[in-house]
This is a predicted structure of an 84-nucleotide RNA (transfer RNA) from a Candidatus Hydrogenedentota bacterium.
Its Rfam family is "tRNA". The family's RNA type in Rfam is transfer RNA.
The sequence is in RNAcentral, with records from ENA.
Its mean pLDDT, the model's own confidence on a scale to 100, is 82.
């Protein structure tokens, strides 16, 4: 240099043919149980605003297509593999 695969909450990792982003697991927080823990069970767990209802933003960065993009197209950055 060329060709493939990938980048999503704190971590791992899903998301049919474009249609609720964060399933599921771990971790963490609160509660139950306990003398106290562990284990187990229940609830919560992306960010911002708000008393709340709710609203807005968010998938490496940017642009495009579309009513609608994590998903399709283009450029850039980063990681892994292959060829030379």
């Nucleotide at each position: 240099g060329c060709c493939c695969g990938g980048g999503u909450g704190g971590c791992g990792g899903a998301a049919g043919u474009g249609g609720c982003a964060g399933a599921c697991g771990c971790g963490c927080c609160a509660g139950a149980c306990u003398a106290a823990g562990g284990a187990u069970c229940u609830g919560g767990u992306c960010c911002c605003a708000g008393c709340a209802a709710u609203g807005g933003g968010g998938u490496a960065g940017g642009a495009g297509u579309u009513c609608a993009a994590g998903u399709c197209u283009c450029c850039u950055c980063c990681c892994g593999g292959g060829c030379a």